[in-house]
Context: one part of a larger RNA
RNA sequence: CUGUCCUGAAGGAACUCGGCAAAUUACUUGCGUAACUUCGGGAUAAGCAAGCCCUGUCAGAAGGCAACUUUUGACGGGGGGCACAGACCAGGGGGUAGCGACUGUUUAUCAAAAACACAGGGCUCUGCGAACACGCGAGUGGACGUAUAGGGUCUGACGCCUGCCCGGUGCCGGAAGGUUAAAGGGAGGAGUGCAAGCUCCGAACUGAAGCCCCGGUAAACGGCGGCCGUAACUAUAACGGUCCUAAGGUAGCGAAAUUCCUUGUCGGGUAAGUUCCGACCUGCACGAAUGGCGUAACGACCUCCCCACUGUCUCCAGCAUGGGCUCA
Numbered sequence: 001c002u003g004u005c006c007u008g009a010a011g012g013a014a015c016u017c018g019g020c021a022a023a024u025u026a027c028u029u030g031c032g033u034a035a036c037u038u039c040g041g042g043a044u045a046a047g048c049a050a051g052c053c054c055u056g057u058c059a060g061a062a063g064g065c066a067a068c069u070u071u072u073g074a075c076g077g078g079g080g081g082c083a084c085a086g087a088c089c090a091g092g093g094g095g096u097a098g099c100g101a102c103u104g105u106u107u108a109u110c111a112a113a114a115a116c117a118c119a120g121g122g123c124u125c126u127g128c129g130a131a132c133a134c135g136c137g138a139g140u141g142g143a144c145g146u147a148u149a150g151g152g153u154c155u156g157a158c159g160c161c162u163g164c165c166c167g168g169u170g171c172c173g174g175a176a177g178g179u180u181a182a183a184g185g186g187a188g189g190a191g192u193g194c195a196a197g198c199u200c201c202g203a204a205c206u207g208a209a210g211c212c213c214c215g216g217u218a219a220a221c222g223g224c225g226g227c228c229g230u231a232a233c234u235a236u237a238a239c240g241g242u243c244c245u246a247a248g249g250u251a252g253c254g255a256a257a258u259u260c261c262u263u264g265u266c267g268g269g270u271a272a273g274u275u276c277c278g279a280c281c282u283g284c285a286c287g288a289a290u291g292g293c294g295u296a297a298c299g300a301c302c303u304c305c306c307c308a309c310u311g312u313c314u315c316c317a318g319c320a321u322g323g324g325c326u327c328a
Stems, first nucleotide, its partner, number of pairs: 001323004006318003010314002014312001019309001027051005036041001038157001052079012080084001092307004098301001099299002104116002120155007132141003158294004163224003168221002170217005177212003183206002188201005225243005252286001253283001264280005
């Protein structure tokens, strides 16, 4: 100097990205226990007290015919220690937001999460030799199942809800029409030959799906405007005009896990707060199953605050032990 362990005056997070680490708490019994809530919870909430030994009285339990033995509880009296759940073992707690409902799952070897899954919801395909998947095939899975079943896909408990657009793309439907391949068809023509013939080219016309066309469909892929003016202070604009669009963003939420300008502005908390909480709305660039907004419970998740606690720190000191180091 360093690994590990322990102790510490006064202060008590001033440390730090951040209470990381450490400390606190810890058991049982009695008392007591808030908001909120899906009435189950929250809850060991929080918080308070007691606990050892000796002894008295009362009551009970088990065994036994009984004597008695074992044992539990309540109410008293006394004793000792610094300390009585005496060691070991053994929750710190509370408040507030975000995300995800939850228990689960995951990057074997830097990520455990807000990611995945999930019950629930929707759309869609599939009538059974099912759809779909594997295989060249036979065949197999699906399933010894049969639409309350199986596959695909999106969403993700629950509560309140899920607006407008079918112009583009996709999908579904459409006995017409247009276009359209092989094939059929052969008007007409070419080569050759004395000829019969042989070999070719070939118009009209007939000819699928597809595409065009006509409709439907957004919990399909997706999309959801601009400019100008206007109210008797000002400001603003319920109102009007105009251009464009398939339609111009509804409810709810909003400086947000989304806000560039931005440490927006106001309020709260602090002596002091780029974070946090509550508001406002000027949403650069929220928004409704690529779900919107809430939500009790839950979380080794994440944000901020408070109490307790502490060597994290002010500011380091000492002890123990291993290594280093010195000597042999």

A computed fold for a 328-nucleotide part of an RNA from an Alphaproteobacteria bacterium, annotated as large-subunit ribosomal RNA, domain IV. It matches the Rfam family "Bacterial large subunit ribosomal RNA". Rfam links the family to the GO terms structural constituent of ribosome and ribosome. Model confidence (mean pLDDT): 89 of 100.